[in-house]
RNA sequence: UAUUGGAGCGGGGAUGGAGUUCCCCAAUGACCGCCAGUAGGCUGAUGACUCCUGCUUUGAU
Numbered sequence: 001u002a003u004u005g006g007a008g009c010g011g012g013g014a015u016g017g018a019g020u021u022c023c024c025c026a027a028u029g030a031c032c033g034c035c036a037g038u039a040g041g042c043u044g045a046u047g048a049c050u051c052c053u054g055c056u057u058u059g060a061u
Base pairs, nucleotide, nucleotide: 010025011024012023013022016052017051018050019049020048021047033042034041035040
């Protein structure tokens, strides 16, 4: 310097990414929205805050 094998550096919080922070869970787990239950309807890209992307509404150029 190169190659090969094994293990570890956790996971989650209703649709994307990043940072900070809070909470929860130990894989048989945390989590997987609400109203209504024939059908139909409603909010939101966050657990919370900030930024970016996407979506929606309004106004200006």

Predicted 3D model of a 61-nucleotide RNA (Fluoride riboswitch aptamer (crcB RNA motif)) from a Beijerinckiaceae bacterium. NCBI's taxonomy places the organism under Bacteria, Pseudomonadota, Alphaproteobacteria, Hyphomicrobiales, Beijerinckiaceae. It was read from a public genome assembly, where an Rfam model found it. Its mean pLDDT, the model's own confidence on a scale to 100, is 78. Its Rfam family is "Fluoride riboswitch aptamer (crcB RNA motif)". Its family is annotated with response to fluoride and positive regulation of gene expression in the Gene Ontology.